[in-house]
RNA sequence: CUCUUAUUCCGAGCUGGUGGAGGGAACAGGCCCUGCGAAACCCGGCAACCUGGCUAAUGAGGCGAAGGUGCCAAACCUGAAGCAAGGUGAACAAGCCUUGGACGAUAAGAG
Numbered sequence: 001c002u003c004u005u006a007u008u009c010c011g012a013g014c015u016g017g018u019g020g021a022g023g024g025a026a027c028a029g030g031c032c033c034u035g036c037g038a039a040a041c042c043c044g045g046c047a048a049c050c051u052g053g054c055u056a057a058u059g060a061g062g063c064g065a066a067g068g069u070g071c072c073a074a075a076c077c078u079g080a081a082g083c084a085a086g087g088u089g090a091a092c093a094a095g096c097c098u099u100g101g102a103c104g105a106u107a108a109g110a111g
Base pairs, nucleotide, nucleotide: 001111002110003109004108005107006106007105008104013043016042017041018040022033023032024031029078030077044072045071046070049068050067051066053063054062055061083100084099085098086097087096088095
């Protein structure tokens, strides 16, 4: 980098420390956050995908959080999916509801 599977709900510092101007996962622009302190690092935390542990006759399941990741503004923001189907609606309109789902992201596995 490509492919497969699962998730994309919830949750986690609003006065922790260092730092000192950027940041919001894929251009610019828009919109938003930021000296009432951005990124990054340390600490702390959330979660439970993988390994390991306990439980379970085995397994499913459950507990737990030692290790490997991940995550800790709004929202997978718009750009680039509000796209498709169904329902509602007089209606091929708007709005709303349900289901599906691309892309992206994360984990595990394969090449």